[in-house]
C1' cells in the first nucleotide's frame, strides 16, 4: 500500500413547476405550515392501553437460568466473575473477541459402526507370574499395541508368585470443613477424605423464579334503506264478553255470543255436531348491517445544559411540537452541484447510465435480519521498504 | 393489521428414541411379442427450503431467514 472479513458512523445537497394527505385561516376561490425509517421489515421478547373472566390458590403447560446493578418491564443494557479462542510477552501478565454460563457427585436414559470392554463390570494381541515335558490351563490387568469422537490420574518407592491407590511420599484433579479478600459470582490460603467420580440436560428430569386469555379486525358511540321482532291505534262480511285456576303480564279450561266453512236433521224459520276467531294499514320502540365518529397520536417524547454514578442510567433547569392516511397521502419532472461505473479525447473535460436496503397503519422499550458509495476501528492474508 | 400450520426424488407422501435417506406413480435400459399394450428384471434421479448453532454425529433438537397455505371483523 492492497484484498477479504467483522463492528461502528452515515443514509446525496439546493432551487423551481405541477400534484396528493392533514391542520389552521378565509365568503367562494384560495393562502400559510407540516408530511416515512434506521431499520417503518421479521413479529422474536417486554410493556402501555382495551375487552373477557366475581376473587384467591394449585396441577398441567410454556418460558427464564454465573453474580451485582439499570429499567415501567424484558430473553435488553451496563459493570464484574469464570471458561474458551486469537495476538503479544521480560512468562508474572496484558489486549481483543466469543459464550442458551444452574445441576450428570439425586434418579432414569443415550452413545450407531469399530472395539475385549462405552460405565461398573470386563480382557483381543503382546507382556509378567504360577502349574505343566509340551499342548494348554489359571492368575494379573493400566507396561505396550490395536479400536474409537470419547478408554478408567502422573512419577517414584514399598508390597506381591506376578500385579494393581493395594499401601506410602510428592504432584494434579474433585469433594467436605475452615479462614482471608469481595455486596456477590468467585479467587487465594490452611486442613480432612485415596474420593479419582468420563460425555450429553438446544435427552427425560431436578432446583429457583416468572406467566389468566385475547389483541386496535382490542373496544366505545351515532346510525340509512330492505327484511325480520315487539307494542298501540284504526279498518274489514267475518269478536267480543263473563267465570275458574295459577302471584302479575299472560296462558289454559268452561260458558255465552259472532260469523263463515264442512256435515247431519227439517218444508222453512231454525237446531245440533265439528272447525275458525284472523288479516291489512299507520305510528312508535328495540337489536343491528352499510356508512360515519372516537380510540389516534403530547409521549416511560425529543434537543441542550447542570449534578450524581466507572457505566447502563437517573435528578433538576431551559427550550421544541415532530405524519395520522383508511380502495390507504408522503410523488413526478426540470436545472445546478456531489459521488460511482463505462466509454472517448489531451492534463481537464465531453457523452451515456446509475446513487443502497426498503417504505408508516394503536403506541412505546429492545432484539434479530437487510443495506450502494464514502469515512473510522480491529483481525487475517499478500506485496514493498528498513 | 393480528394469529396458526407446513416445506423430504419430476408428482403424491412415509420416516425412528438423533446413527441405513425411503415407498407408490412417473423416467431410462433390457427381456418376453411380428409390433403396441402389459408384465418381469435392473438402474438413474435428493443442497431433506436456505444459513448458523448444540452434539462424536442433525431430515430429526435450538435460533435466524425465505416461501406456500390457512383462520380472525357485527349478531347467533
Nucleotide at each position: 500500500g492492497g484484498a477479504a472479513c467483522a463492528g461502528g458512523c452515515g443514509g446525496g445537497a439546493c432551487a423551481g413547476u405541477c400534484g396528493c394527505u392533514g391542520u389552521u385561516c378565509u365568503u367562494u376561490u384560495g393562502a400559510a405550515c407540516a408530511g416515512a425509517g434506521g431499520a417503518a421489515a421479521g413479529u422474536c421478547c417486554g410493556a402501555a392501553c382495551a375487552c373477557c373472566g366475581a376473587a384467591g390458590g394449585g396441577c398441567a403447560g410454556c418460558g427464564a437460568g454465573c453474580c451485582g446493578g439499570a429499567u415501567a418491564a424484558c430473553g435488553u443494557c451496563c459493570g464484574g466473575g469464570c471458561a474458551c479462542c486469537g495476538g503479544u510477552u521480560u512468562c508474572g501478565g496484558u489486549c481483543g473477541g466469543u459464550g442458551a454460563c444452574g445441576a450428570c457427585a439425586a434418579g432414569u436414559g443415550c452413545a450407531a459402526c469399530a472395539g475385549a470392554a462405552a460405565g461398573a463390570g470386563u480382557u483381543c494381541c503382546a507382556g509378567c507370574c504360577c502349574u505343566g515335558a509340551a499342548a494348554a490351563g489359571g492368575g494379573u490387568g493400566a507396561u505396550g499395541g490395536g479400536u474409537g469422537a470419547a478408554a478408567u490420574g502422573g512419577u517414584g518407592a514399598g508390597g506381591u508368585a506376578a500385579g494393581a491407590g493395594c499401601u506410602c511420599a510428592c504432584c494434579g484433579g474433585c469433594g467436605g470443613g475452615u479462614u482471608u479478600g469481595g455486596u456477590a459470582a468467585c479467587a487465594g490460603g490452611c486442613u480432612c477424605g485415596g474420593c479419582c467420580a468420563g460425555g450429553c440436560a438446544a435427552a427425560c428430569u431436578c432446583c429457583u423464579c416468572g406467566c389468566g386469555g385475547u389483541g386496535c379486525a382490542a373496544g366505545a358511540c351515532c346510525a340509512a334503506a330492505u327484511a325480520g321482532g315487539a307494542a298501540a291505534a284504526c279498518g274489514c262480511a267475518a269478536u267480543u264478553c263473563g267465570g275458574a285456576c295459577g302471584g302479575c303480564c299472560c296462558g289454559u279450561c268452561c260458558g255465552a255470543u259472532g260469523u263463515u266453512c264442512g256435515g247431519c236433521g227439517g218444508a222453512a224459520a231454525c237446531g245440533c255436531c265439528g272447525g275458525c276467531g284472523g288479516c291489512g294499514u299507520u305510528u312508535u320502540c328495540g337489536g343491528g348491517u352499510a356508512g360515519g365518529u372516537c380510540g389516534c397520536u403530547c409521549g416511560a417524547a425529543c434537543c441542550g445544559g447542570u449534578c450524581g454514578g466507572u457505566a447502563a442510567c437517573g435528578u433538576c433547569c431551559g427550550g421544541u411540537c415532530c405524519a395520522g392516511a383508511u380502495g390507504a397521502a408522503u410523488g413526478a419532472c426540470u436545472g445546478u452541484c456531489a459521488c460511482c461505473u463505462g466509454u472517448c479525447c489531451u492534463u481537464g473535460g465531453g457523452c451515456a447510465g446509475g446513487u443502497a436496503c426498503a417504505a408508516a397503519a394503536u403506541u412505546c422499550g429492545g432484539c434479530u435480519u437487510a443495506c450502494a458509495a464514502g469515512c473510522c476501528u480491529g483481525u487475517u492474508c499478500c506485496g514493498u521498504u528498513c | 393489521g393480528g394469529g396458526g400450520u407446513c416445506g423430504u426424488a419430476g408428482c403424491u407422501c412415509a420416516g425412528a428414541u438423533g446413527g441405513g435417506a425411503g415407498a407408490g406413480c412417473g423416467c431410462a435400459u433390457g427381456a418376453c411379442u411380428g409390433g403396441c399394450a402389459g408384465u418381469c428384471a435392473u438402474g438413474a434421479g435428493g443442497u431433506c427450503a436456505g444459513g448458523g448453532g448444540u452434539u462424536c454425529g442433525a431430515u430429526c433438537c435450538c435460533c435466524c431467514u425465505c416461501g406456500a397455505c390457512u383462520c380472525c371483523a357485527c349478531c347467533a

This is a predicted complex of two RNAs, RNase P RNA and transfer RNA, with 462 nucleotides together.
It holds a member of the Rfam family "Bacterial RNase P class A". The family's RNA type in Rfam is ribozyme.